[in-house]
Predicted 3D model of a 95-nucleotide RNA (c-di-GMP-I riboswitch aptamer) from a Candidatus Fermentibacteraceae bacterium. Its Rfam family is "c-di-GMP-I riboswitch aptamer". Rfam's curators write: GEMM was predicted in a large-scale screen for bacterial structured RNA regulatory elements. The sequence was found by an Rfam model in a public genome assembly.
RNA sequence: AGCACCGUCUGGCAAACCGGGAGUAAUCCCGGGACGCAAAGCCCAUGGGUCCUAACCUGUUGUGGGGAAACGGGAAGGAUAGCCGGGUUACCGUU
Numbered sequence: 001a002g003c004a005c006c007g008u009c010u011g012g013c014a015a016a017c018c019g020g021g022a023g024u025a026a027u028c029c030c031g032g033g034a035c036g037c038a039a040a041g042c043c044c045a046u047g048g049g050u051c052c053u054a055a056c057c058u059g060u061u062g063u064g065g066g067g068a069a070a071c072g073g074g075a076a077g078g079a080u081a082g083c084c085g086g087g088u089u090a091c092c093g094u095u
Base pairs, nucleotide, nucleotide: 004095006093007092012037013036017032018031019030020029021028022027035082041088042087043086044085047084048083049080050079051078052077053076056074057073058072059071060070061069
């Protein structure tokens, strides 16, 4: 110096929750706040998983017939990288 593993020191990030804002929603942004994290830095949502549904199509309930409403399904779109994963970069120091 390189590779792999580890995490005392120095630091770093920031869950839930609260306040404000965006969105139909999942969720995201800002501030506060720390549950945790050895990459919880960065890129990837066409690797896998999970989550959402305003409008559209459709079935059922309902009705004299419709409509509204509720529930289910579909297509389509969206969200999550702190669910797992892939790529890439990297401080300190111990092995």